[in-house]
Context: one part of a larger RNA
Parts: sequence; structure tokens; C1' cells
RNA sequence: UUGGGUUUAAAGGGUGCGUAGGCGGAAAUGUAAGUCAGUGGUGAAAUCCUGCAGCUUAACUGUAGAAUAGCCGUUGAAACUGUGUUUCUUGAGUACAUUUGAGGUAGGCGGAAUGUGGUGUGUAGCGGUGAAAUGCAUAGAUAUACCACAGAACACCGAUUGCGAAGGCAGCUUACUAAACUGUCACUGACGCUGAUGCACGAAAGCGUGGGUAUCAAACAGGAUUAGAUACCCUGGUAGUCCACGCUGUAAACGAUGAUUAGUGGUUGUGUGGGAUACACCGCAAGCGACUGAGCGAAAGCAAUAAGUAAUUCACCCGGGGAGUAGGUCGGCAACGAUGAAACUC
Repeated sequence: UUGGGUUUAAAGGGUGCGUAGGCGGAAAUGUAAGUCAGUGGUGAAAUCCUGCAGCUUAACUGUAGAAUAGCCGUUGAAACUGUGUUUCUUGAGUACAUUUGAGGUAGGCGGAAUGUGGUGUGUAGCGGUGAAAUGCAUAGAUAUACCACAGAACACCGAUUGCGAAGGCAGCUUACUAAACUGUCACUGACGCUGAUGCACGAAAGCGUGGGUAUCAAACAGGAUUAGAUACCCUGGUAGUCCACGCUGUAAACGAUGAUUAGUGGUUGUGUGGGAUACACCGCAAGCGACUGAGCGAAAGCAAUAAGUAAUUCACCCGGGGAGUAGGUCGGCAACGAUGAAACUC
């Protein structure tokens, strides 16, 4: 901090809603705050600049002129910005009709698997590994058949699929509920975009209270391996994983790419709607993908879902370390989170 930047070099806030602020569609008419033009005042002197003059020259000095951002008044202009009034429909929204989906919340139900318990059959091993051992088993295991119970997760379908602001969402079904697209072009008439502070949501882990605990599994114990092995492998196993309510507020919260708008080549796939009499087809719409141009880029690459061409607005960056540390402040039950330096050093 003039500026130049933010996919990967430092840098896009985790996401939304929205206050102030900034920015804002078309036409007519008024106004004259900004804006522009003329003019008046002020803008001290010295300095600076120009002409001339005085010290022998110069520095220096004198004199005349020019210049002076800006501020105040006044007379005009009315394109643009602002503002008042009237109007418009393309932006935005509403209505009606159709459609779509793992969007959300709360109930109910289901089968497979796993574990445990019971009963039967059956007999000596099972399990595990690179090989073993710990472990389980004649008090009858493993295996097998039937019955019962429990908790958690939903194979196949399933996909560059779909939905959601992001986090995220997947068995089936019911209720409630939110959204988006398409079509009509009926209604409102700029109601819009962005958004500091703020508020809300926000994976996993973690915390509090009370439940639940089948599996898996930090910690822990044992067995191996090894020079050692506080590991990798094996046998067990508690928090946790699940539910309710409350807190925490962070992630490679990633597309490492903020939001919105406009216009800019081609090829191709796919899910949804529309057109058309229609399995073909399409100068259709809004999505999700692939490829390749122009252009951009340091390159990798991006390329109508832009990292290209432009506009508005917010956030952030400014050599490496020290350091996301210290101190302060705010939040939190705590864990910790937010804000966030400097000395010194290279």
C1' cells in the first nucleotide's frame, strides 16, 4: 500500500440468512445536491518561476509580473449520478397446471448377517499365522439342525445417477414438511445483487446427564517378531461406536477454485421436464459428466459448470523461521476455540 494478486507458488471466510454500507433495468417530466462552464472575493509576506535592474561577476539583493491546490459567493448548462412525480415489463417475485428426487423430521414394519442363551446330533480338536503361541475345548468346544433374545447396519438394485446452502442424505412404509425444474405468460411492477457487525446451521472425535451395548475398537493385558519393539501381526478387551437432551464449533469443512449478472466455437454421453401423432427426432429449458478449439496460464492444465471477456460486492495475501506461539480480550464444564504480535534469526 500507489498497487499486484488468491486451483497447485502467500492468499476464497465451512455454509446459509440478513442489518448498516456499496452497487443497481427501460421511458417521460421536474429539480439542480454531485458534475461542467463563465465571473467576483479570498488564497499574507518571503520562497519557487519569468523579465529587468544593483553590488567588477556569481552567490546575494531590489523591482515588476506570473503562478497558487483549495474555500466562499454569484450567473448559467442539464448529458451522466442523485432526488421528486408519472409510466413500463425484459430483472425479481406470485398464481395456476404437471413432474422429480438416498432433501428434512417423527412413527411403524422387514429379511440377511453377527453375537449370546436353550435343546438335539456328534467327537477331538478348534482358532489363528509368514511360521507360531497366547486363547477356546472331554465340565463336550469347532461343525451342524431347530427355537429364543439383543443391538447395530441396510447386500443385490447402485451408476462420472439423484437430492441438499454446506455439513451431508440409501431396506420398506405412513404422516407432516421444505425445495427445484418445466409449461401457461394470468398477476405485482425494480420489489434486485452483494453483504462488515450479527444470527442460524455445521462431519468425525471429544464433554455433561440418563439409557443402551450385537459388532468393531483408542487405552490396557497377554502371545509373537526383534538387538530392542512402549509398533506393524495374533488372542482378548474398556471408553467410544447407538439413542434422548444439552454443549463443543473444528477438518485436505476440497472443485484446495466466494457470491451474482452479461455475452463468447464445436463434438458427445447421461438423469428430469417440454415440443412433436412418435422407441426415431429437436437451433427447447434447467442439471450431472467426457473430449477438443479460440483465449488464458509459469506450466500442469482450464475451456458455456472457465482458471477466457467484462461488471458489482464481500473475504483474504504481501520472503522463510520465530508462530497460529506470547500477552491481552471474548467464548467454553473441560478439552480447547476465536482474535493475534514482537524481539531475535536466515
This is a predicted structure of a 346-nucleotide part of an RNA (small-subunit ribosomal RNA, central domain) from an uncultured bacterium. The coordinates come from a structure-prediction model, not an experiment, and the mean pLDDT is 87. Rfam family: Bacterial small subunit ribosomal RNA. Rfam links the family to the GO terms ribosome and structural constituent of ribosome.